[in-house]
């Protein structure tokens, strides 16, 4: 000096990532909740299906419809502080607990484990989850960004363009292997 889809430590990108007993905003909603009239007339509540359990209910209930007064929360976001951070993190599938009154399938929310996708941002078009015109996620396409590869311009030093790749990547040092 060299190869390695070994390792460890630092680190770098930018409209960069994420979290809070944090603050403000928007939607959620003039909704739910509360009286009060009026219809209705037997079934209704505890996710959903069948079966238990409780509990409400012919003293009219669950329901619907006006109206009058007050006027929310959750989850979902968005900015902004801080705080931790550069697989930052985000999304799908598998399985496992735990909570929804029990049991059996399911269906939600939460956490953990396994493994797979995506460098990052950003714009459009569908799709799909969402109350949602908010937000995200596949997905096609197109910017724009950092990196490394290769071309072709340059004497050269660089630096410019075009093309590719992909975070299992890039720089920087040490270490291991392998071998000249």
């Nucleotide at each position: 000096a060299g190869u390695g889809a070994a390792g460890a430590u630092a680190g770098a990108g930018g409209u960069g990532c994420a979290a809070a007993c944090u603050g403000a905003c928007a939607a959620g909603a003039g909704u739910a909740c509360u009286u009060a009239g009026c219809g209705g007339g037997a079934g209704g509540a505890u996710g959903a299906a069948a079966g238990g359990a409780u509990c409400c209910g012919u003293c009219a209930a669950u329901c619907g419809c006006u109206a009058a007064a007050c006027g929310a929360a959750a989850g979902g976001g968005u900015c902004a502080u801080u705080u931790g951070c550069c697989g930052a993190a985000a999304c799908g599938u598998a399985g496992a607990a735990u909570a929804g009154c029990u049991u059996u399938u399911c269906c939600u929310a939460u956490u953990c484990u396994a493994g797979g996708u995506u460098g990052g941002u950003u714009c459009u078009g569908c799709a799909u989850u969402g109350a949602a015109a908010a937000a995200a996620u596949g997905u096609a396409g197109g910017a724009u960004u950092g990196u490394c590869a290769g071309a072709a311009u340059u004497c050269a030093g660089u630096a410019u363009u075009c093309u590719g790749g992909a975070g299992g990547g890039c720089u920087a040092u040490c270490u291991c292997a392998c071998a000249u």

This is a predicted structure of a 180-nucleotide RNA (Lysine riboswitch aptamer) from Psychrobacillus sp. OK032.
The model forms 98% of the base pairs in the Rfam consensus.
The coordinates come from a structure-prediction model, not an experiment, and the mean pLDDT is 78.
The organism belongs to Psychrobacillus, within Bacteria.
It was read from a public genome assembly, where an Rfam model found it.